[in-house]
RNA sequence: GGAUUUUUCCCAAGAGAGAGCUAUCGGAUGUAGCCGCCGAAGAGGCAAACCUGGCAUGUGAGGUGAACGCGUGCAGGGCGAAACUUUCAGGCAAAAGGACUGGGGAAAGGAC
Repeated sequence: GGAUUUUUCCCAAGAGAGAGCUAUCGGAUGUAGCCGCCGAAGAGGCAAACCUGGCAUGUGAGGUGAACGCGUGCAGGGCGAAACUUUCAGGCAAAAGGACUGGGGAAAGGAC
């Protein structure tokens, strides 16, 4: 000097589901209660693979002390992703927010 990558800012794009009912209030997108729903902020859950010891059994080696190597089976433990799942949080007119994706800037990092 500098790639993949990570974080962050700006721009573009961006789905789902009650402008629900009642009370309160001068009024409201507020507050309280009730019923129905959505998954794409965030958060939680798990499959294979992998790791690990236990028991049973086969076999090898060993040689009477039980331990040891390898294989198979059984039931566990650890680790374990998502747009799956839970619906805690969030959301159900518009606005705002919004995973993922693309473009640009900044910072970190340092394959080469």
This is a predicted structure of a 112-nucleotide RNA (Glycine riboswitch aptamer). It was read from a public genome assembly, where an Rfam model found it. The coordinates come from a structure-prediction model, not an experiment, and the mean pLDDT is 78.